[in-house]
RNA sequence: CGCCGAAUCCACGGCCAGAAGUCGUGGACCGGGGGACCCACAAAGUCCCAUGGGGCUAAUCCCGCGGUGCAUCCGCGAGAGGCGCCGGCUCUUUCCGCGCCAGCCCGACAGCUAACCCCGGAGGCCGACGAAAGAGGAA
Repeated sequence: CGCCGAAUCCACGGCCAGAAGUCGUGGACCGGGGGACCCACAAAGUCCCAUGGGGCUAAUCCCGCGGUGCAUCCGCGAGAGGCGCCGGCUCUUUCCGCGCCAGCCCGACAGCUAACCCCGGAGGCCGACGAAAGAGGAA
C1' cells in the first nucleotide's frame, strides 16, 4: 500500500515530554435485534412419534460410505446453493483461475412490523497482480 468484515470519522477532556499511545464523554455515520394494525402462519377432536425454538454470519440443504449397535456428533466423497479475491480511481455485469461454507450468542422465547426500545463499531489475512463490457469520477 492492499484484502475480508458493520467494525469508521470528528470534537472536548484526563494521563503523558509527545501531533504517538491510552482512557473517558459527546456527536456524525455504518451495522444488528426486539416491537402494532394489515398480511402471513395457525385453528375443533382422536391416535402415533419426537424434544425444542430463535439470532449474528457467505458459512446452508440433500445423498452415499464409514466411526457404531443408535446417534441431533465426527470423518471421507459427490451434488445443489451461497460468499470472497483475481487491485493500481470507484461501482455494476460476464468469462477464466484461486480460495471459503467456520465460529459464536439467546435461554423455553421472538413471523412481518410504523411509532418506540435495546445493542455492536471487533478480529483476522495461505497478499490472489487474468480477460472483456458499461457507467461515473479525476487529470